[in-house]
Parts: sequence; C1' cells; structure tokens
RNA sequence: GGGUCCAUAGCUCAGCUUGGUUAGAGCGUUCGGCUGAUAACCGAAAGAUCGCCGGUUCAAAUCCGGCUGGACCCA
Repeated sequence: GGGUCCAUAGCUCAGCUUGGUUAGAGCGUUCGGCUGAUAACCGAAAGAUCGCCGGUUCAAAUCCGGCUGGACCCA
C1' cells in the first nucleotide's frame, strides 16, 4: 500500500441478509418480596446519540459513500 471482517445497555451478545408500530436477552446495578440472617430464588426499575459524518427513502441499527478505532490476510 491492497483486501476481508468487526463496532448495539456497565460487560458478553442477538437483531442487519429481506428497511416498517415501543431496539431486545443473559450477567451486573438499584429497589421490593421471601428468610432469624445471608446466598439462592421471585418481581420490578434504571441503564442505548445502534462508533462518527453525509446520502437514499414516507420511514434507516438495517441500504449506499466517506472517516475513526480494532482484528486478520496478502505484499
């Protein structure tokens, strides 16, 4: 220098292929229940600019372009 892949909640991930009502799960956190108490268990809540900028569209996490960061391959 060229190519491929990845970036979504505090952490690990799903959803993207095929655009469509409120973006979900587990763990963790907080509160409550249960217990003599703790853990476990049960219930609830908070928590996301979907990496950034732009484009297409009535509508974008999803499609397109550029950029940033990371992983791998080739040279």